[in-house]
């Protein structure tokens, strides 16, 4: 230091279900618990979700496309920081 127990003490919470934001994705509280050694932190590169607003079209009380400056880091990789110690 790399690694990572069927250790030990803590943490952290997926679907779901209630309230609340929000156009929406999805965010916050509460409960719950599917997992999780970085499932702590940073939307920086990929990528994924939305499309109000905006542009373009049309058969224009409205429909459809396209767009991120909106979102997710519990998809991937980077950077920052960190708890415990068996084996190796």
């Nucleotide at each position: 230091a790399c690694c990572g127990a069927u250790a030990a003490a803590g943490g952290c919470a997926a679907a779901c279900c209630c309230g609340g934001c929000g156009a929406a994705a999805g965010c916050c509280g509460g409960g719950g618990g599917c997992g999780c050694a970085a499932a702590a932190c940073c939307a920086u590169g990929g990528g994924u979700c939305u499309a109000a607003a905006g542009c373009u079209g049309a058969c224009u009380u409205u429909c459809a496309g396209c767009u991120a400056c909106g979102a997710c880091u519990g998809c991937c990789a980077g950077g920052u920081u960190g708890c415990c110690g068996a084996a190796g």
Model confidence (mean pLDDT): 89 of 100.
This is a predicted structure of an 88-nucleotide RNA (c-di-GMP-I-GGC riboswitch aptamer) from Chloroflexus sp.
Taxonomically the source falls in Chloroflexus (Bacteria, Chloroflexota, Chloroflexia, Chloroflexaceae).